[in-house]
RNA sequence: CAACGUCGCUAGGGAGACACGGGGGGUGCCCCCGGGCCGAAGGAGCAACCGCCCCGGUAAACUCUCAGGCAAAAGGACCUGGUGACAUCA
Numbered sequence: 001c002a003a004c005g006u007c008g009c010u011a012g013g014g015a016g017a018c019a020c021g022g023g024g025g026g027u028g029c030c031c032c033c034g035g036g037c038c039g040a041a042g043g044a045g046c047a048a049c050c051g052c053c054c055c056g057g058u059a060a061a062c063u064c065u066c067a068g069g070c071a072a073a074a075g076g077a078c079c080u081g082g083u084g085a086c087a088u089c090a
Base pairs, nucleotide, nucleotide: 005086006085007084008083009082010081011080012079013078018035020034021033022032023031024030025029036070037069038068042066043064044063045062049057050056051055
């Protein structure tokens, strides 16, 4: 210096599930109630293993469904490309 890595920005791709029912209103829309459902924003929980071993540490795309979502739009974990910074950081 480059590659890899981490973070930020940017372009593209990106799944699932009721266009549900009832009521009200100022009726292309908004609000309230009711049950059903989804998991890939976020959040929470756990194994092996480890430790200072009555206890604690520790993972996910697993589990839960608080939150979010269930026509389109928006969002969207993650992947690919570009770009900036960092240089044992993460």

The prediction has a mean pLDDT of 80. The RNA shown here (Glycine riboswitch aptamer) has 90 nucleotides and comes from a Paracoccaceae bacterium. The sequence was found by an Rfam model in a public genome assembly. The model forms 91% of the base pairs in the Rfam consensus.